Model confidence (mean pLDDT): 87 of 100. Predicted 3D model of a 526-nucleotide part of an RNA (small-subunit ribosomal RNA, 5' domain) from an uncultured bacterium. The full RNA is in RNAcentral, with records from ENA.
Context: one part of a larger RNA
RNA sequence: GAUUGAACGCUGGCGGCAUGCUUAACACAUGCAAGUCGAACGGUAACAGCAGAGCUUGCUCUGGCUGACGAGUGGCGGACGGGUGAGUAAUGCAUAGGAAUCUGCCUAGUAGUGGGGGACAACUUAGGGAAACUUAAGCUAAUACCGCAUACGCCCUACGGGGGAAAGCAGGGGAUCUUCGGACCUUGUACUAUUAGAUGAGCCUAUGUCCUAUCAGCUUGUUGGUGGGGUAAUGGCCUACCAAGGCGACGACGGGUAGCUGGUUUGAGAGGAUGAUCAGCCACACUGGGACUGAGAUACGGCCCAGACUCCUACGGGAGGCAGCAGUGGGGAAUAUUGGACAAUGGGGGCAACCCUGAUCCAGCAAUGCCGCGUGUGUGAAGAAGGCUUUCGGGUUGUAAAGCACUUUCAGUCGUGAGGAAGGGGUUGUAGUUAAUACCUGCAAUCAUUGACGUUAGCGACAGAAGAAGCACCGGCUAACUUCGUGCCAGCAGCCGCGGUAAUACGAAGGGUGCGAGCGUUAAUC
Numbered sequence: 001g002a003u004u005g006a007a008c009g010c011u012g013g014c015g016g017c018a019u020g021c022u023u024a025a026c027a028c029a030u031g032c033a034a035g036u037c038g039a040a041c042g043g044u045a046a047c048a049g050c051a052g053a054g055c056u057u058g059c060u061c062u063g064g065c066u067g068a069c070g071a072g073u074g075g076c077g078g079a080c081g082g083g084u085g086a087g088u089a090a091u092g093c094a095u096a097g098g099a100a101u102c103u104g105c106c107u108a109g110u111a112g113u114g115g116g117g118g119a120c121a122a123c124u125u126a127g128g129g130a131a132a133c134u135u136a137a138g139c140u141a142a143u144a145c146c147g148c149a150u151a152c153g154c155c156c157u158a159c160g161g162g163g164g165a166a167a168g169c170a171g172g173g174g175a176u177c178u179u180c181g182g183a184c185c186u187u188g189u190a191c192u193a194u195u196a197g198a199u200g201a202g203c204c205u206a207u208g209u210c211c212u213a214u215c216a217g218c219u220u221g222u223u224g225g226u227g228g229g230g231u232a233a234u235g236g237c238c239u240a241c242c243a244a245g246g247c248g249a250c251g252a253c254g255g256g257u258a259g260c261u262g263g264u265u266u267g268a269g270a271g272g273a274u275g276a277u278c279a280g281c282c283a284c285a286c287u288g289g290g291a292c293u294g295a296g297a298u299a300c301g302g303c304c305c306a307g308a309c310u311c312c313u314a315c316g317g318g319a320g321g322c323a324g325c326a327g328u329g330g331g332g333a334a335u336a337u338u339g340g341a342c343a344a345u346g347g348g349g350g351c352a353a354c355c356c357u358g359a360u361c362c363a364g365c366a367a368u369g370c371c372g373c374g375u376g377u378g379u380g381a382a383g384a385a386g387g388c389u390u391u392c393g394g395g396u397u398g399u400a401a402a403g404c405a406c407u408u409u410c411a412g413u414c415g416u417g418a419g420g421a422a423g424g425g426g427u428u429g430u431a432g433u434u435a436a437u438a439c440c441u442g443c444a445a446u447c448a449u450u451g452a453c454g455u456u457a458g459c460g461a462c463a464g465a466a467g468a469a470g471c472a473c474c475g476g477c478u479a480a481c482u483u484c485g486u487g488c489c490a491g492c493a494g495c496c497g498c499g500g501u502a503a504u505a506c507g508a509a510g511g512g513u514g515c516g517a518g519c520g521u522u523a524a525u526c
Base pairs, nucleotide, nucleotide: 001526002525003524004523006522007521008520009519010518013373014372015371016370017369018368019366020365021331026329027328028327030326031325032324035076036075037074040073041072043069044068047067048066049065050063051062052061053060054059055058083284084283085282092209093208094207095206096205097204098203101201102200106197107196108195109194110193111192112191114148116146117145123138124137125136126135127134128133154163155162156161168189169188170187171186172185173184176183177182210256211255212254217247218246219245222244223243224242225241226240227239228238229237259281260280261279262278263274264273265272266271286307287306288305289304290303309320310319311318312317337363339362340361341360345359346357347356348355349354376406377405378404379403386397387396388395389394410467412462413461414460415459416458420453423449425447426446427445428444429443430442431441432440470515471514472513473512474511475496476495477494481510482509483508484507485506491498492497
């Protein structure tokens, strides 16, 4: 000199853009953070409509009939998104390769979607329990569950053969049939098997990756082979047997410390230090262990067991996990609101409308940082008064003020007002599909609409210099000097050093220098 997720002291006008528990991976009150689908299903607890009945005329009752929908069965999603850095020195990360793998949703292709069955919730009844919850009996539906049929391709094979699938739902309809429910046709979507792709993930190898030798030897599933098991897959991954190997001063093994990288910072560079925000990967979710489900699990807001802690209890037994967003206590030099909205972007579910989303977008707080703007402009010598100083003549503060003439950025008040809006819905036209001028889908036109921010940005009007300057320093390094007080005292100090009666070094004043909504100090890095 540069830099910082900074803190402290004094001071503090506005805006834009960023950033904000570095410490206790300490403990957590409260609210929210993952739901959705009635176009899979039986249904109807609530709300609304409709129909009917009763009548006291504005209420009651009945009907799943319609919109919808509590609880339940079922599907998809809760493996993403969000947080933290405890562990980890290599099961990690970075770079470059590799072969023995899986992959829901998505895209493209091929072949199918036939015919049956028995249950279990909900519900009803009867119990147990303080509660959490739970037991028994009975009834019922499905895209839930299980056989049968079929098998181009698929899997196994000793090449003879053997094995294995599915589910429906919604819209529309001219003939024909009908038990008046539909069959049937058609459109869309879903489902099954399989091939390829895309995406995502698992595995292997090489090289690189902090300090310590006051850690020198380490290793028995250890190193390799064979058989077997296991996995989606290779492999001592596991197991039986056989062999005795494998690593190591090019630092094994042990100990300490630490998430890694793109980057950040400094430096001319080489290098050094660092790993906040943002992005990629990894690990973790009160502590330790375990599996289940699933295409996929370290399963943060899933399950089971053990432990510590907290809470409820009728003492028999139960409930919980903020390293999600806010917020509380504690620790600390120190770090924010128990805010708004799904309007946009993205995600989950759904045919869609739409619902959910503390992701996200915004707002609030903080000079924490960077950047921009302002605190007026011109004129004005009687060089006013006052202050300070003086050799008492004066000098200086100083065009500074006052006065005169202007301007109105920003803040203030009032008004106007983009863009962030793409879509989605209605109507019409047209093209595709089709038996069809239905339906559905695409495209176009048109109509009424969708904004948290928001008192938006911007623009216009009004008023008045009006509301807006401090901090550090002045002995040398180092830009900037005099007077008074003090008298090795009080004090200063980054280094040299000042102070013992004329202190430019202490304290105050006047003056000056530097930076400026900041200035200085401390800490840290180069």